[in-house]
Context: one part of a larger RNA
RNA sequence: CGUUGGAAAUUUGAAGGAAUCUGACUCUAGUACGAGAGGACCGAGUCGGACGAACCACUGGUGUAUCCGUUGUUCCGCCAGGGGCAGCGCGGAGUAGCCAAGUUCGGAGCGGAUAAACGCUGAAAGCAUCUAAGCGUGAAACCCAUCCUAAGAAGAGAUUUCCCGUGGGCCUUGUGCCCCCAAAAGACCCGUAGUAGACUACUACGUCGAUAGGUCGCAGAUGCAAGUCCCGUAAGGGAUUCAGUCGAGCGAUACUAAUAGGUCGUGUGG
Numbered sequence: 001c002g003u004u005g006g007a008a009a010u011u012u013g014a015a016g017g018a019a020u021c022u023g024a025c026u027c028u029a030g031u032a033c034g035a036g037a038g039g040a041c042c043g044a045g046u047c048g049g050a051c052g053a054a055c056c057a058c059u060g061g062u063g064u065a066u067c068c069g070u071u072g073u074u075c076c077g078c079c080a081g082g083g084g085c086a087g088c089g090c091g092g093a094g095u096a097g098c099c100a101a102g103u104u105c106g107g108a109g110c111g112g113a114u115a116a117a118c119g120c121u122g123a124a125a126g127c128a129u130c131u132a133a134g135c136g137u138g139a140a141a142c143c144c145a146u147c148c149u150a151a152g153a154a155g156a157g158a159u160u161u162c163c164c165g166u167g168g169g170c171c172u173u174g175u176g177c178c179c180c181c182a183a184a185a186g187a188c189c190c191g192u193a194g195u196a197g198a199c200u201a202c203u204a205c206g207u208c209g210a211u212a213g214g215u216c217g218c219a220g221a222u223g224c225a226a227g228u229c230c231c232g233u234a235a236g237g238g239a240u241u242c243a244g245u246c247g248a249g250c251g252a253u254a255c256u257a258a259u260a261g262g263u264c265g266u267g268u269g270g
Base pairs, nucleotide, nucleotide: 001152005163006162007161008160009159010158011157015149016148017147018146021049022048023047024046025045026044027043033038051106052105053104054103055102059100060099061098062097066093067092068091069090070089071086072085073084074083075082076081111143112142117137118136119135120134164269165180167179168178169177170176171174181267182266186264187263188262189261190206191205192204193203194202211257212256213255214253215252216251217250218249220246221245222244227240228239229238230237231236
């Protein structure tokens, strides 16, 4: 821009894409078959492998804005307590998120038309013949079925709902031009953000508010803070203390910031 008034939702599915794998074991059944040795078709079920998708309750990995320990050095005047640097200095743990080695699920089933092949009826050719007319069975391949995208499918689809002047003037009476009035539904700008994300887009929210931050509570992590007191000559130990501290998690709470405002979109649609 189109889809023939505008708008918000919900959809149909032309078409396209993805997927399409396979093993072992058990029952049927030691049955059919076979002298025996051996040993089924058909059908029913169980457990796997590889591959794929999703997810983080579990098992774990990571987790350079979390906690603790610790070495050297430097700074905060000194002690104590801390900050900086040294690959996050090194070491031990680890929330959220992300992830796999973890978890769940998938390739199911019914059908259609067929290939090779196997048949029925059957002539040409009194026989025979699956074929010449006609009619069947038959495969992971094909079509359908499953999942995803999808009306720019220009053949531009459907459904529901919402919204908008019987104003004026001109003459060249046209799908005309000009003016006035009101400025819809809705959308955008802007802002707070993330389940989204390179940007954009998408999604949530904007005081009629829990969108983010802060604060409070909880979960969870670390592992018992500082200060003071006690014991020890001291290093150190003990008590206060399951302490102190804490990023992303779950809630509550308008304290802070989403204020105010502007723009587009028209007036019933040959």
Molecule: large-subunit ribosomal RNA, domain VI
Organism: metagenome